[in-house]
């Protein structure tokens, strides 16, 4: 330099062929409950400009373009 894959909550991942509008789950975190106490269990809660910027569309996490980052292959 060329090609391909990936980028969504602190972490690991969903979101099917674009439409339940206002993006969910598990773990973690916080509060409560239980216990002499801790853990486990149970109940509740906070936390996201979906990597960035454009575009298409009535509508984009999903499609298109450019860029950035990570991984792999080739040279």
């Nucleotide at each position: 330099g060329g090609c391909g894959g990936c980028g969504u909550a602190g972490c690991u991942c969903a979101a099917c062929c674009g439409g339940u509008c206002g993006a969910g789950a598990g773990c973690g975190c916080c509060c409560g409950u239980c216990u002499c106490a801790u853990a486990a269990g149970c109940g509740g809660g906070a936390g996201g400009u979906u990597c960035u910027g454009g575009g298409u569309u009535c509508g984009a996490g999903c499609c298109c373009c450019a860029g950035c980052g990570c991984c792999g292959c080739c040279a």

RNAcentral holds the sequence, with entries from ENA.
A computed fold for a 75-nucleotide RNA from Bipolaricaulia bacterium (SeqCode), annotated as transfer RNA.
NCBI's taxonomy places the organism under Bacteria, Bacteria candidate phyla, Candidatus Bipolaricaulota, Bipolaricaulia (SeqCode).
Rfam family: tRNA. It is annotated as a transfer RNA. From the family's description: Transfer RNA (tRNA) molecules are approximately 80 nucleotides in length.